[in-house]
Molecule: transfer RNA
Organism: Candidatus Sulfomarinibacteraceae bacterium
RNA sequence: UCCGGCGUAGCUCAGUGGUAGAGCGGGCGACUGUUAAUCGCUUGGUCGUAAGUUCGAAUCUUACCGCCGGAGCCA
Numbered sequence: 001u002c003c004g005g006c007g008u009a010g011c012u013c014a015g016u017g018g019u020a021g022a023g024c025g026g027g028c029g030a031c032u033g034u035u036a037a038u039c040g041c042u043u044g045g046u047c048g049u050a051a052g053u054u055c056g057a058a059u060c061u062u063a064c065c066g067c068c069g070g071a072g073c074c075a
Base pairs, nucleotide, nucleotide: 001071002070003069004068005067006066007065010024011023012022013021018055025043026042027041028040029039030038048064049063050062051061052060
């Protein structure tokens, strides 16, 4: 330098044009002699950044940033 993949909640990930979700975690409570486990309620987001397309974008397009992998170069 080129090619591909990934970027969504604190973590692991789903959602692939039409109200952003699950599990774990955090908080409160129930249960229990206590803890753990279990159960209930609750808490959660600039969808990496910017622009474009569209009535409507996490989703499609472009550029950039970051991470991972591959190729090239190695004077």